The part of an RNA shown here (small-subunit ribosomal RNA, 5' domain) has 546 nucleotides and comes from a metagenome. Rfam family: Bacterial small subunit ribosomal RNA. Model confidence (mean pLDDT): 83 of 100.
Context: one part of a larger RNA
Formats: sequence, structure tokens, C1' cells
RNA sequence: GAACGAACGCUGGCGGCGUGGAUAAGACAUGCAAGUCGAACGCUGGCUUAAGUGCAGCAAUGUUCUUAAGUCGGAGUGGCGCAAGGGUGCGUAACACGUGGGCAAUCUACCGUGAAGUUGGGGAUAACUUGCUGAAAAGUGAGCUAAUACCGAAUGUGACUUUUGGGAGGCAUCUUUUGAAAGUUGAAGUUGGGGACCGCAAGGCCUGACGCUACACGAUGAGCCCGCGGCCUAUCAGCUUGUUGGUGAGGUAAUGGCCCACCAAGGCUAAGACGGGUAGCUGGUCUGAGAGGACGACCAGCCACACUGGAACUGAGACACGGUCCAGACACCUACGGGUGGCAGCAGUCGAGAAUCUUUCUCAAUGGGCGAAAGCCUGAAGGAGCGACGCCGCGUGGGGGAUGAAUGGCUUCGGCCCGUAAACCCCUGUCAUUCGCGAACAAACCUUGUUGUUUAAGAGAUGGCAAGCUGAUAGUAGUGAAAGAGGAAGGGACGGCUAACCCUGUGCCAGCAGCCGUGGUAAUACAGAGGUCCCAAGCGUUGUUC
Repeated sequence: GAACGAACGCUGGCGGCGUGGAUAAGACAUGCAAGUCGAACGCUGGCUUAAGUGCAGCAAUGUUCUUAAGUCGGAGUGGCGCAAGGGUGCGUAACACGUGGGCAAUCUACCGUGAAGUUGGGGAUAACUUGCUGAAAAGUGAGCUAAUACCGAAUGUGACUUUUGGGAGGCAUCUUUUGAAAGUUGAAGUUGGGGACCGCAAGGCCUGACGCUACACGAUGAGCCCGCGGCCUAUCAGCUUGUUGGUGAGGUAAUGGCCCACCAAGGCUAAGACGGGUAGCUGGUCUGAGAGGACGACCAGCCACACUGGAACUGAGACACGGUCCAGACACCUACGGGUGGCAGCAGUCGAGAAUCUUUCUCAAUGGGCGAAAGCCUGAAGGAGCGACGCCGCGUGGGGGAUGAAUGGCUUCGGCCCGUAAACCCCUGUCAUUCGCGAACAAACCUUGUUGUUUAAGAGAUGGCAAGCUGAUAGUAGUGAAAGAGGAAGGGACGGCUAACCCUGUGCCAGCAGCCGUGGUAAUACAGAGGUCCCAAGCGUUGUUC
């Protein structure tokens, strides 16, 4: 000199863009952060409409019950999601990360493409009703019921396994292609529309969409293996028994001591094994002419973790932050028998600390989940709020104005400085203030109309065109007008380094100080004043890095 996720002191007008728990991975009140689908399914409550039935009535009508349709809810079965997104950096010196390869050792829900199929049955169960136990959390019997829930059977385009023949290729185990034989293995419906034909009707039948089953390929994501690279320490020199290798068996999606039985005695190490300390890694950031050094906030990629330790279940995917089980610590409820909880999600509280924000708005946009869709959910995200924490921009006025006013300071007492500075005159209107106008971010989805393709079709589906609907931010940005210089400057320094000097007070005292040093009666170095210098909504100090 530059830099900072900074802090402290003094001061503080506005805006834009960023950024803000670095310490206690300490403990957490409260609210929210993952739901959705009725076009998979049964039940149930309300409302509206229609039909039927009972009662009262001569009737109009009133009313009860049932059924159907529509609509708004409720819990439940079922499907998909909850493994993403969001947070933190405890652990980890490791194939964790970076980079380059390998899998002839692998899996991949949803998505895309291709091609084949979707037949016919069965038994349950939750919800519900009812009994019992319990303070509660909840548990346990009996009975009823549905499905795209569950289970047999049929169907094999295929896939897999075994045996076997031929061909091609390679990288040891092999890979690939074409035949033959045997065996194993699958499914579920929902919904829109309809001209003929059949049927009393439901429907059959036809057609479209969404599903379902088996397969192949792709895409995406993941798993495993290897070369190389990146901290300190020898005041750590030897380490190792599943250890190193083999055979077999198990396990896995898959290789492998991954696990096990047996066998052999190996394996690593001064090019630093083993041990100890520290640490998430990287793209990058800061500095520097560079080489290098230091760091890894924000943003992005990967990894690890979710009160602490352990475990598996479900699933395409987890050994799962807002799932389960066990143990522990802590906290809460309790009828003392027993239960409940996990902010390193967003806000917020306490604590420790030099120190780090609102218990805000909206799903309008982008993205995600579910759904055919409308839509619902989304503390992701988009916004606003707070903090000069940082960077950038703007302003605090401009011009004129000398007999050089006054106060103040200095003085050699002549004067000099503050100083065109002020007053005074003439202007301007940035920002702030007040009153008006007032955005972009919006195009889709969807609805309506029209049109092309598909089709038997004016259903439906799909593509095009046109119109309509949708804004949290926000009455914000921007812009027009009004008024008036009116509302807006401080901090540090002045002995040398280092730009800037005098007076008074003090008297080795009080004090200053980054280094040299200064202060003991004329201190340009302390304290105050006047003046000057530097920077400026900041200026200094401290800390850290280069």
C1' cells in the first nucleotide's frame, strides 16, 4: 500500500447492488417449512335439484324416509411423492475431493422411442358398528364392506437358467451373433364419445386418452475399481493376523477378505509405513510485476452429518433432518402405572461472545411434488424489512460581493490571519418533502371461437390462429407540478519518517508514543485555543493476510 463475513470509538443526508451467527454441531417457547390425487376405492356429514314412498289434509300444501345427480367437506384403504429442494461443517489426511481413465464386474422410479399383450376367478381387511382396558398416548376382541390393495389360474411377443452346434472378435477370467432342446417367469383397471348391428336395460361392439404387464434401446441419476495431485510432525522407526495371497462356499445390482471354512506366510516402510496434531475438498478469493504466499465467507460442484451411539425395514433409490426400532443424556406431561420430544429448515428466544437481522408479504414469475385438468402444497424461490457491514453513485448549493465589517487568534503595536469567507444582491432545484399520473417483469395453463391431422364421426385427442383470464413486490420504479437555500459534515493529523505552526497552561508532573523519542519554566511532540493539512458520509483505532 492492498484486502476483510470484521469489531470498537467519534460522526451520520439519500439511493442502487451485494452482504450479515466466523464463538456453543450449546439448549430451545411459538408458528410455519410435504403433500397431493374422488378420472383407483368403499363409508360418512352439510347444501341444491329431481324422482318415489309414508303421514296430516277434500285440495293447494306441509312434513318423514329412501334413491339418483351435482357440489362443498371428514377420516380411512390405495397410488405417487416424502432419498428432491433447504441447513450445517461435527467427523474425515480418505479413492473424501480434483483430474484422467476403466466396468469384458453393475443398477436406474418418473421420461422418450420401438414392438407384444391387458383373459377369467378367489379370499380378506381398514374405514364403519359394537364390547373391554387405559389419566392419556393408545391397545385388544367380535361383526360388515370396496378397490388400480392382496392371492391362485390361463396366455410367453419376450426375458432368464441349463445342455448343445456353427460363425465373428478381443483384454486372462471372456464378449458378441445365429440355430436346436428342456425348464422357470406377467398384467388392473379408470374415463370421454358414438353411426350402423345385438340387447328390455346395464351393456356388448367400435374408437380416443390415462394407466397396468413383460421386453429392447436411449436419456438421466447412481454404484464400484485404478493412475496422478494437494497439510504439519522423526522430540513418532518400525507397523500388520482378516493381516497378504490362494481354493471353495456365502452375500451384493455388481467386483473384492466384503464375510466364512481350509491352506500358504505373506504385505507396508527412510520416495517416511505406523503413530500424533490440524483440516471438509474443489472451481476459486486476497495479495503480488511475476514466481510465490495466505485463505476456502457469499455463488457453483462433490462429500459428510441431522440430540449422542447402534440397527435394520419400506422402496427404483435411504440404512432416511421434519420415518421406524433399541440404548443413552437432556427436557416436558402424568391419575406414578406410563407416555412425549429433537430448529446444523424459515423466522424467533435464552446462553456464551468484541460481534452478526423480521416470530414480514406472495405463490404474480422461475423451479419442484401430486393431479387428465381446474387446482392444491411449496419459509425452494421471488420480494419487502433491519444493520454505513462493503462497493458504487449523488447531495449538503451556484454566481456576484471589500471601505477587506464584527467576534476570535497572533503581533515587532505598524499591522497580519480567518477571508469572498460572512452579511448583502441575483439565480438554480439534484436528493429529501407535498400533490397528481403511473409501469415492464405476463406468457403460458385454462375457457371460447375457428382451422389442419387422426377417426365411421360435428366425440375425444393433438397441432396452428384469434379473443378473454392471471402482479406479492406496488400506488413501488419512473414521470409531471409546487414551495423554499430552505432539511443534510464530520473524523483524524500537524517533531522526523509524513502533507500541515503558532499562542496559552503544565513543569521528568499530568501525560504522549507505530519507531526514533518527548515532558525537569519560553514544549511546533503533553492539554486547550486559533490556524493549517489529509480524507470525506465517513474518518480513525484494533485484529488478520499478502